[in-house]
Formats: sequence, structure tokens, C1' cells
RNA sequence: GCCUCCGUAGCUCAGCGGAUAGAGCGAGUCACUUCUAAUGACUGGGUCGCAGGUUCGAGUCCUGCCGGGGGCG
Repeated sequence: GCCUCCGUAGCUCAGCGGAUAGAGCGAGUCACUUCUAAUGACUGGGUCGCAGGUUCGAGUCCUGCCGGGGGCG
């Protein structure tokens, strides 16, 4: 340099072009308990890597960058 896959919550990841973008774990509060753990209930947490484009409508499609993994030279 070329090809390919990936980038969504603190972490691991879902998410037919149309709903207020979700789950598990983690965090906080409460309940339970003599205390802790476990368990249950609830709460908070997101410029969907960045910038454009297409579209009535984009996390999703297209282009260019940035970052990461793999392959080729």
C1' cells in the first nucleotide's frame, strides 16, 4: 500500500429503513438479613467513532476519514 471484519451505556454485546435505542454484567437506592453474601423491586447511565450524502424518515444504506482485529504484498 491492497483486501476483509469490527466501532452502539463503565464492560460484553443485541438492534427488518419507521415506537421514547435495548439486554446481561457492573453502579446506586430500597426490601430481606444480627451483619455480609445470595435473592427481589426500583433508579440512573448513550452527541450509536467523526464528517458528508441518499431518503418523507438513517444506529441500519452510500462515500471519505479516524481507531482496532485478521489476511496479502

The RNA shown here (transfer RNA) has 73 nucleotides and comes from Knoellia flava TL1. The coordinates come from a structure-prediction model, not an experiment, and the mean pLDDT is 81. Rfam family: tRNA. Gene Ontology term of the family: triplet codon-amino acid adaptor activity. Rfam classes the family as a transfer RNA.